Molecule: RNase P RNA; transfer RNA
Organism: soil metagenome
Formats: sequence, structure tokens, C1' cells
RNA sequence: AGCGGGUGAGAUGAUCGCUUUCCGGGAACGGAGGGAGGAAAGUCCGAGCUCCACAGGGCAAGGCGGUUCCGAAACGGGACAGGGGGCGACCCCAUGGAUAGUGCCACAGAAAAGAAGACCGCCCCGCACAGGGGUAAGGGUGAAACGGUGGGGUAAGAGCCCACCACAUUCCCGGGUGACCGGGAGUGCUUGGAAAACCCCGCCUGGAGCAAGACCGCAUAGGGAAGCAUCCCUCGCAAGGGGGUAAGGACGGCUCGUCCGAGACUUCCGGGUAGGUCGCUCGUGCCUUCGAGCAAUCGAAGGCCCAGAUAAAUGAUCAUCACCCCGGGCAACCGGGGCACAGAACUCGGCUUACGGCCCGCU
RNA sequence: GCCGGAGUAGCUCAGCUGGUAGAGCAGCUGAUUUGUAAUCAGCUGGUCGGGGGUUCGAUUCCCUUCUCCGGCU
Repeated sequence: AGCGGGUGAGAUGAUCGCUUUCCGGGAACGGAGGGAGGAAAGUCCGAGCUCCACAGGGCAAGGCGGUUCCGAAACGGGACAGGGGGCGACCCCAUGGAUAGUGCCACAGAAAAGAAGACCGCCCCGCACAGGGGUAAGGGUGAAACGGUGGGGUAAGAGCCCACCACAUUCCCGGGUGACCGGGAGUGCUUGGAAAACCCCGCCUGGAGCAAGACCGCAUAGGGAAGCAUCCCUCGCAAGGGGGUAAGGACGGCUCGUCCGAGACUUCCGGGUAGGUCGCUCGUGCCUUCGAGCAAUCGAAGGCCCAGAUAAAUGAUCAUCACCCCGGGCAACCGGGGCACAGAACUCGGCUUACGGCCCGCU
Repeated sequence: GCCGGAGUAGCUCAGCUGGUAGAGCAGCUGAUUUGUAAUCAGCUGGUCGGGGGUUCGAUUCCCUUCUCCGGCU
């Protein structure tokens, strides 16, 4: 210097506060406990929980994709296989199918996937610098040009033929749980890339989210039901109906005035806003030791209770010590400065991202 | 807290079965005019929010991240 992993801003004391639980108290208050993170973050996956939907099957849509193990599950983790990068420690990979089908491969180039294709060159015919034919060996283009090397062969060439190598595929033997690996035999001269293009194959998937949801519910405003004062006239046997009156009420500081006087009334029922209570924190929980396993993880024993706030608490100051940096000093030490990212909001399991310093291992 | 959407020139927006990015307004230069505006011709201007992956090649496909906007009591 690099690579991998871990830890998470310290300790003690004093003073002043905040929040919550329990105890005491009629209350005021007092006492005793608890009080942020490895990411609480992003909300990217997967669960619990709650409500809604739901016979079964299929289609559609979406997601995933080496093997195996772990795990409740996961776009999760471990180990391994295959491929790639690095001198190395180590790291990365969406890694089923391109021989099911359709489509794409700009520009350049003769030709971009078809047993296609002749620009230059090479060879043959030809008097020829015309023209015709052969040739994918050589040149050139391109990200990519239809196996490589050597020999035979030929007019020149070409898997046209052969040997070796590489590749694909089929079969056999051996190893491995398996992906796959090693070896052998046959066939093919070998038919590009891309599926994070459509698609095919296999597997999986109901929707919303604690502002889910449940309960209580003041004033005020809606909905429904029942009830309804005094006096006068009138109809009626009565119950009651119709008309009027003003006591009273509303507006208003008061008067006048206006309005109501079956309504801006009372009681009850139901929905329900602000708000309150529950959901709410003991849970797939944490710690230690031992055992199994390469590991992820699992098992056993013992111990522990570890924030529940609601505009939101978890803090501030001082002292001493500790850590890092700078300056001075031979040194002891002295002076100054620093201490990241970030903060719960129903709860877990992961992933990703941010992060000063320190520690461990390796190259 | 939960859910959804958008980032492309100075501004407003196009652009997607992947092939090297445009339009209008704005700016600059020239023409026209006595001059200005309008008009006409030309020009400038882009890390396609950042990073990574797939691919020969990414604004476009995939992952991650940042910023902004909207909805739900």
C1' cells in the first nucleotide's frame, strides 16, 4: 500500500431537566427502576398482524432461474460447480433454452447468418485493358466474416481428403447427493451474437396497509322517532281540530324595531369530526456456556426483561481520566483543537446505501 | 408513517420494439429599416440527475442511489 472481517464516540462523579412503569400519597409531590442504531435511514425484497375478497380449475399479468444446504419466507445467506478479473490476499457473475418459433445486428463492408456472398487479388478460357467461368486460401471492412496448424491434392483453391489440436453432440466407464469433473469410443468438419428483444420451459404469486383495524365520544352541524306551555274566539257530546293573542325567547350594551312563538325547542336512538383508549410491545426475543456442522445455521442447559412517545422524551453544564491531531519541550509534561453517519414511531428476517477512529487476520 | 409519479439545451417539452438527440421560445451574427420591433437566413448551446451492469453499442433494458412533486388522517 492492498484485501477481508469486526466494533460503533468512551469511563466516573456532581448539578439541573424530559419521558415512561411500579410503589407511597386525598392531592401537591416523593422514592425506586427503564429510556435509540448498526444502520433506527432508503422503503428495495420477504413475513407476522388487521381489514376486504375468495368453491375448484384455467387464462391473463407480474416475479424468479447453476447445484446443494440453511431458513417461516425472500430479488436472503453458506458451501460447492462453471465462467471472468487480479502478481497475490481475494473479488465479480440475472449462470435454464439461440438445435421450438418470430424479429434484431446501425455505419462500414462483396457478403451480417442463407450451406448465402466475388470489391481487390489469384487461376482458367479468351487477341484483349472487353467479356465469361472457377476460387472464401490472401487483402480490405467491421464489435463480430462461417474452426486452427501442418501435409496431401488442384489450373488456382477449398474439410475436398488425412493427422494432431479445439469445439458440438451421442454412448460407455469411473468419481461426486448434485451442478459437474476425469477418461474412452462414435458421429459432424463444426450452422455467430443477443433471451436485462418477444418468446418457450420449470417454479411461485389474491388486494390493501397500524393513517390497517376495534371501542368511547363534549360543543356545534346533519339523519330518524316521540313529545309540546298561557289566554281568547270558534267547530265538536268528548277526544281533538281551526284561527288569534301575547307571556316568553332570539338579534341588540339599552330603547325603538324586526323575527320566532310546531321551533334556532325538549328527550331518546343511530352515524360520526376534533379528541381519547386499545392495537403497542414478551418476540420466529436477547446473553453466556457446551455440543453438531467447512460454513450459513441448528440443538441443549442456565440466566435475563431490554424505549413505547404522539408533534413526539431519550438532554444540558461542569470536573477528572482516557483516545486522536497540531504546536512547543531532551524528557516528564504544557497549550490549543477534534470526536463520524445518523436518530425509534406496529413488530421481525434480510438487502442496499451513509460513516471518523480503533482492533484482528491475510497478501 | 404509508402509497404513487417525474428528472433530456437557459425555459417548456418531444424522442423507446437499443444505432450516437431534436422542436418552440430565449441568446448571438447577418439581411431588411432612417432607427427599433416584427420578419427572413445562419449559428451557438446537452456528463440525457449520479453510479454500476447487460450489449459491439444505452436517453431507451436491468439494478442501485440522489433530488423534486403529488395523494392518504